Formats: sequence, C1' cells, structure tokens
RNA sequence: AGUGAGUCGGGCGAUCGCUUCCCUAAAGGAAGAGGAAAGUCCGGGCUCCACAGGGCAGGGUGGCCGUUAACGGCGGCGCGGAGCGAUCCGCGGAAAGUGGCACAGAAAACAAACCGCCUUCGGGCAAGGGUGAAAUGGUGGAGUAAGAGCCCACCGGCGCGCGAGUGAUCGCGCGCGCAUGCUAAACCCCACCCGGUGCAAGACCAAAUAGGAGGGUGAGUGGCCCGCUCUUAUCCCUCGGGUAUGGUCGCUGGAGCCGAUGCGCAAGUAUCGGCCUAGAGGAAUGAUCGCCGCCCGCAAGGGCACAGAACCCGGCUUACAGACUCACU
RNA sequence: GCCGGAGUAGCUCAGCUGGUAGAGCAGCUGAUUUGUAAUCAGCUGGUCGGGGGUUCGAUUCCCUUCUCCGGCU
Repeated sequence: AGUGAGUCGGGCGAUCGCUUCCCUAAAGGAAGAGGAAAGUCCGGGCUCCACAGGGCAGGGUGGCCGUUAACGGCGGCGCGGAGCGAUCCGCGGAAAGUGGCACAGAAAACAAACCGCCUUCGGGCAAGGGUGAAAUGGUGGAGUAAGAGCCCACCGGCGCGCGAGUGAUCGCGCGCGCAUGCUAAACCCCACCCGGUGCAAGACCAAAUAGGAGGGUGAGUGGCCCGCUCUUAUCCCUCGGGUAUGGUCGCUGGAGCCGAUGCGCAAGUAUCGGCCUAGAGGAAUGAUCGCCGCCCGCAAGGGCACAGAACCCGGCUUACAGACUCACU
Repeated sequence: GCCGGAGUAGCUCAGCUGGUAGAGCAGCUGAUUUGUAAUCAGCUGGUCGGGGGUUCGAUUCCCUUCUCCGGCU
C1' cells in the first nucleotide's frame, strides 16, 4: 500500500418512573431491544382445510459433491476470467425447434460480393480494404492465373476409446480439415423443487338465539378438473329479527445460548456439562444527576452511528459514527 | 402485522413482446384584434424515482433500494 475474516457498538454508580413475574396484600426482590429488532427477498416450524393424493396451468432453482428441518443460504471442489500476489468474479443446453440482431455494411447466417485480385471476358476468388458490438478458426509455409483447410506443421475446436475421480472434470491415445456467429435476466428444451392460507392463522368462554318467509341439492378446500371430507337437514343461500363489538388461550423453554470432547478439510453433526435470556396488546424498555471515554467548539456549552421487539426460527439484502483483533500478500 | 399495486415533461396519461420517448393541457414567440379571450403557425421542456447487473444496446428483462396508494380483523 492492499486482500480476507471477525468482535464491540459508550462505561460505572445513584434517584425517580414504566411493563411482566415472585408475593394473600403492602413492603421488598428479579428480568426488561438489536446486530441488524429494518426490508418482507427466500426457506421452515406452527395453524385450518385430506398429516395435501393424481393431472393441467403457473412459479422457482441451475457447474459438481456435500451440509441442513428447509433454502435461491453455507462449505469444499471443478472449469473459465481479472490481478505481480493475497484474493475476487462468473457458471445447464445456441449441434431439438421458433424468434431477434436497430444504424452502418456487399452480406447479420440454407446465403451473398461494394472496392479489390485474376482472366481464355464465359467466368473464377474470398486473401486484402472498408462497416459493425459481432463477418464463417488463428499463425507460418507449400500451392495457384489469382486465391482458398485446397494441402502441410503447430495452436484451437469436435468426435470416439482407455485410464483417474462419487461427480463436475482431468490426463493419454486415435480420428475428423473444421461443421457449430451472438442472444435462453427472448420463447423454449433438460433436470430437480413447489397444494392453499398467514397469529387479522386458529381455538375456547361469556352474551343472544326464534319461531318465521322464499329458494337449493348440495356445502367445504383449491387457479382449474378429478378426488377427498361432511350431509339429505338440527345443512346452505337470501329476506327479516336478536346478542356482542368483549374476555381468555395461541405467546414464548427454543431446529435455544455457552463450553468441552469425538467425527469431518470445512459447512456441520453426536455426546456430556452449565444457563434461562422481554412477552406487551393503541403497545413498557425512559428521565435526571455525578465521574470517566470519544467527537464538535476559542470558550460557555452541545452531542454519542444506524436504528427500536409484536407468533417463532434459519438465511439473504440494505443502513451503520467510531474503536479493536486475527490471518495473508 | 400480512397481502397487493403504482412511480415517464409543470399537470393528466400513452409508450406491452429491447433499437436515442410521444399526446392533450400549461408555458414562450409570432399572426389575427382597437385590446383581451378564442383560433392559427412555430418553439421550449425528460438523470423515464435512485443504484447495480444481463445485452452490442434497457423506460422495457433481472436484482436491490426509496417514495406513494389500496385491501384484509
């Protein structure tokens, strides 16, 4: 000078408050925002409907292997690219089909020929020029009227075989003059995955209940069909009427956190030990003072990044003043 | 809390399957009129909400972010 990974996110004390819990009550005591609580972008738990079945439609993922409850996450590996390097970035199929490639340019892909080169003037060529983001393998030689994988060597490409590897892939050998421009975050193809619903899910209690009129064989779940469940009325819809606009649960002890050991390169996982860490419901988590730390300011003084739980968890993404640690180039 | 939708000129909106973005109203200039309005002719005006990616090329396709609007007890 850089590259990668990680930690903290003002500290201590006092007083007064707020929410929940312990407590018969009072007094007293205990606990009380985050690494992202955020965005709601993925995945799961849980809930009700078949513990979600078959098909169609639709959506998602995309090198390989693993990890996991699951994932678009994470780990290791493979190939390609950038970099002196640490390291970082990318990833199915364009040889099944369809479409697109503006302008320029002869031509944007079953081909074609503007300038040009050659000519026996019938024609031959695609090397050179030029256009473009992209022009039908590259370099060199041989060859020719001029040329050209037409031929040859090397490089590149494709196919086949053998070997290594779970695999992506790699190595070696043989063959083919070379077909196959780019685009799939265009349609599509291939492989795999996905039922819907979101705690305003859902369950219970209290209160009320109603007889009546009309209609229906169906009602429930779903994007649709099948199927499944309930049912032939104590059911469903409409009209009219009544009660309530409320309370309780779901609600936080969990794929939980910390440590050790074993297995594994790792992500992780198994066993053992220790710990309990908000749970409200228009919604608490605050204020003041003292000392110290940092920043701004001449000083007085002011300020402390981003931001704040709402069923829970695993990720991703985004925001973040400042301080610190480790490894590597 | 959960779900869905929209950001394009000063305002209201087009632009769907990618090729330098248009209409109406508004504004400005000129004509017409004694003058104004109306009318006619012409002109101005755009980071397509921001950032990144795919592509030769993005308002359009993908990701992320900001703002606004609507629905559900």

Source information: Predicted 3D model of RNase P RNA and transfer RNA as a complex of 402 nucleotides. The coordinates come from a structure-prediction model, not an experiment, and the mean pLDDT is 79. Rfam match: Bacterial RNase P class A. Rfam classes the family as a ribozyme. Gene Ontology terms of the family: dimeric ribonuclease P complex, ribonuclease P activity and tRNA processing. Rfam's curators write: Ribonuclease P (RNase P) is a ubiquitous endoribonuclease, found in archaea, bacteria and eukarya as well as chloroplasts and mitochondria.